[in-house]
RNA sequence: GAAGCCCGCUGUGACUGGCGCGACUAGGUGGAGCACCACCGGGAAGCGGCGGGCCGCUGUCGCCGCGCGCCUGGGCACCCAUC
Numbered sequence: 001g002a003a004g005c006c007c008g009c010u011g012u013g014a015c016u017g018g019c020g021c022g023a024c025u026a027g028g029u030g031g032a033g034c035a036c037c038a039c040c041g042g043g044a045a046g047c048g049g050c051g052g053g054c055c056g057c058u059g060u061c062g063c064c065g066c067g068c069g070c071c072u073g074g075g076c077a078c079c080c081a082u083c
Base pairs, nucleotide, nucleotide: 004054005053006052007051008050009049010048011047012046015043016042017071018070019069020068021067022066027040028039029038030037031036062076063075064074
């Protein structure tokens, strides 16, 4: 110095479903009917940029949508292979 990790700001942002209970500020309206679609609202990991800190320790052995429960379907990160 780089990589890595953490924090802040900023840009972007996939995914955002069904039933029950609770709460009543996280859903609402319309449509469809294999848990989906559209709009509005709210949430949100990840990715990029800038700045700062740590730096053989941190860190990781996962993360994302009111709370809980039962489900359904996805996304991201990581690893491997192919093009």
Molecule: ZMP/ZTP riboswitch aptamer (pfl RNA motif)
Organism: Conexibacter sp. S30A1